[in-house]
Context: one part of a larger RNA
Formats: sequence, C1' cells, structure tokens
RNA sequence: UCAUGGCUAAGGAAUUAGGCAAAAUAGACCUGUAACUUCGGGAAAAAGGUCGCCAUCAGCGAUGAUGGCCGCAGCGAAUAGAUCCAGGCGACUGUUUAUCAAAAACACAGGGCUCUGCAAAAUCGUAAGAUGAGGUAUAGGGCCUGACACCUGCCCGGUGCUGGAAGGUUAAGAGGAUAUGUUAUCUUCGGAGAAGCAUAGAAUUGAAGCCCCAGUAAACGGCGGCCGUAACUAUAACGGUCCUAAGGUAGCGAAAUUCCUUGUCGGGUAAGUUCCGACCUGCACGAAUGGUGUAACGAUCUGGAUACUGUCUCAGCCAUGAGCUCA
Repeated sequence: UCAUGGCUAAGGAAUUAGGCAAAAUAGACCUGUAACUUCGGGAAAAAGGUCGCCAUCAGCGAUGAUGGCCGCAGCGAAUAGAUCCAGGCGACUGUUUAUCAAAAACACAGGGCUCUGCAAAAUCGUAAGAUGAGGUAUAGGGCCUGACACCUGCCCGGUGCUGGAAGGUUAAGAGGAUAUGUUAUCUUCGGAGAAGCAUAGAAUUGAAGCCCCAGUAAACGGCGGCCGUAACUAUAACGGUCCUAAGGUAGCGAAAUUCCUUGUCGGGUAAGUUCCGACCUGCACGAAUGGUGUAACGAUCUGGAUACUGUCUCAGCCAUGAGCUCA
C1' cells in the first nucleotide's frame, strides 16, 4: 500500500448520479393492527410487552401471580424481516439476450377477428407419405389484444380481404379470310397460274384476373383550415366560408408522450431542473397498433419519511495475509 475483517468522540446522508456499500431489523409467546380491497387480502401491517436466576404464595402437576437481583467472578453464543408514505409501468406465478441488458420486453388466463365440414384448413416433402389427429367447429390453424371494472366513438375515399356478375379489356387454344414461295398448264413471251406441299396469317370465338358494382376498420390505416361575433376587458355558447372519406367522441393530459420548459399555481424543503396535486396553450394523447381506473404482486423505475450507520464532516486505531513495493 492492497485485500478481508473489527472498533470509533460529536454530528447523522452534510457523501453520491443514486443511502452504492455498510449499519440497523431479526427467535418464540402474548397484546395489538390503518387506508384501501376483487372481501381472499393488505398483515409478521404498524406499534408494544414478556423470556434468566432467587424467594414467597397458589396449584396434584404443568404453570401462574407478586417481590427481589447488594458485592465479586464468569457467560450473554448461534440462528435470525428494516419499516412506512406516494407515484409510473406491467394484473398476477412464470420466461429471456449460456458469456456486459431480467426489464416497462416475451408469455399468460381472459377478449376479438378470420380460415377450416374432415381425404379439413394449415405445415413438411419431387413423390409416397407424415404432422394436424386416431382430434371433428365447446375442434384445429393464423393474426391482434392482454386479469378484473367501466368502456371501446366517427371514416369504406386509398390499400387489402369477401361477395357480384351486365358491360369493357384479356392468354394459350379453336378458327383459316387472305397473302407469299414452288410449278403442271396457258401465253400476246411481258406474264398469268389449278391441285398439292410449304410459310405467314385477318375476322370470329376464348377463363380467371384487372376495370367495374357492393360489403368490410378488435382489416392496413385516417380522424381539418380561415374569418367574425356577447353592454369594461378577455373569451366565444353563436354565425360565415373553404376543403374532406370523415374531421378526434368518452376518458386522460408539461404525461415512459410537452419542443418552447426549470410552463403557471399549490404541496413538501431554510433552499426542490426531480417528486406529488391541479390547470390545458395536447410542437406531436386517445380508445383491442386498445382508452381510463385498479386491490394484490415486482432482485422493476421515481420521490419522500422514521430507524440506522465511517457514505461523509475527517480521519484514526487494531487483527489477518510466503498479495505487491520499499528497507
């Protein structure tokens, strides 16, 4: 000096990004136990008392009640929750980046949409075949949401999906008008040209799809400007106008979302960019890409309080170590 332990006056988080680390709590029995709540919980809530030895009394005893513990010596070991208040997120137990992330991510029961009638859909395979399933719509596959409570608004114009079939467009195929090459033959010697063979090929016909017509948002998604107006001012229930498929409803809101911003007001502190409660001017919340609440739960994140302490003011001492260094 480092590592690991132990102790420390007064103060007690002043340390620090942050009580990180340490300290503290701790057993059994008795008493007692709040808000809130899904009535199960919360809860070991919190908070308080007793425990050893001796004597007396009561009791069959276990044990209980009462009183005492003056001096000296020894022992007092081990084991063993810190707690409370408030908020965010996720209901919960669970799962995860083997080897820097355990979480608010994943899963979940519950909810919804959709496909599938069984030789099912879906999936693997060239196939045979297999899974689905020795299951049968209270079943199986896909997608989204994520307990529970209260709810889940408007838009089908675009994209997708489903249905429709009148018309338009449309492939191969069918069709074979016509043209060309070849040449028997004819010839006015310029040329014309049957059949056959060959090459090209028009009209016409021709499905799904697309165009088209509807439906569908717990499908992908979307959910406005400008101007004026009330007898102080301010504001605008109201009116006008433009655009749109429709113009954001309920609820929430400086939020895990708020740039300006340390917004403003209130609370807590002597002092608070954090925190809690409000306001609403939502740069750029918003309803299963779920919205708002919510008891319980969490090695989750944030703020506060009590207790506690060498985290600190501010350091000191001790023990152990063939750790390192120096002598």